[in-house]
RNA sequence: GGGUUCAUAGCUCAAUGGCAGAGCUGGCGGCUCAUAACCGCUCGGUUACAGGUUCGAAUCCUGUUGAACCCA
Numbered sequence: 001g002g003g004u005u006c007a008u009a010g011c012u013c014a015a016u017g018g019c020a021g022a023g024c025u026g027g028c029g030g031c032u033c034a035u036a037a038c039c040g041c042u043c044g045g046u047u048a049c050a051g052g053u054u055c056g057a058a059u060c061c062u063g064u065u066g067a068a069c070c071c072a
Base pairs, nucleotide, nucleotide: 001071002070003069004068005067006066007065010024011023012022013021018055026042027041028040029039030038048064049063050062051061052060
């Protein structure tokens, strides 16, 4: 220098053009003599950034940034 893949909640990951979700963590409560486990409720989002396409974009297109891998 070129190519491929990836970036979504604090963490790990879904959502494959049509309401942004789950588990864990955190908070509150239940249970227990108590703790853990278990059960219920609940908080939590600039979908990396900037544009474009579309009635509608996390999703498609372009550029940028960062990470991993491959080629030279």
Background
The RNA shown here (transfer RNA) has 72 nucleotides and comes from an uncultured Anaerolineae bacterium. It matches the Rfam family "tRNA". From the family's description: Transfer RNA (tRNA) molecules are approximately 80 nucleotides in length. By type it is a transfer RNA.